A computed fold for a 62-nucleotide RNA from an uncultured Spirochaetales bacterium, annotated as Fluoride riboswitch aptamer (crcB RNA motif). The sequence was found by an Rfam model in a public genome assembly. The prediction has a mean pLDDT of 76. It matches the Rfam family "Fluoride riboswitch aptamer (crcB RNA motif)". Gene Ontology terms of the family: positive regulation of gene expression and response to fluoride.

[in-house]
């Protein structure tokens, strides 16, 4: 100093918090949307799931 195992923390899961469950990753990592198509066109959605609030879209009512 190097390699391998644990355990322990930390991070990540397409744009904000807040709890809860789950699921990857260990810093050269985990994540960085989908669909047609390549002159370019279309599309859901603040979640990884659930429940709450924000902020934004839509339909209706008052």
């Nucleotide at each position: 100093a190097u390699c391998g195992a644990g355990a322990g923390a930390g991070g990540c899961g397409a744009u904000g918090a807040g709890g809860c469950u789950c699921g990857c990753c260990u810093u050269g990592a985990a994540c960085c949307g989908c669909c047609g198509g390549u002159u370019u066109g279309g599309c859901u959605g603040a979640u990884a799931g659930c429940c709450u609030c924000u902020a934004u879209g839509a339909a209706g009512g008052g």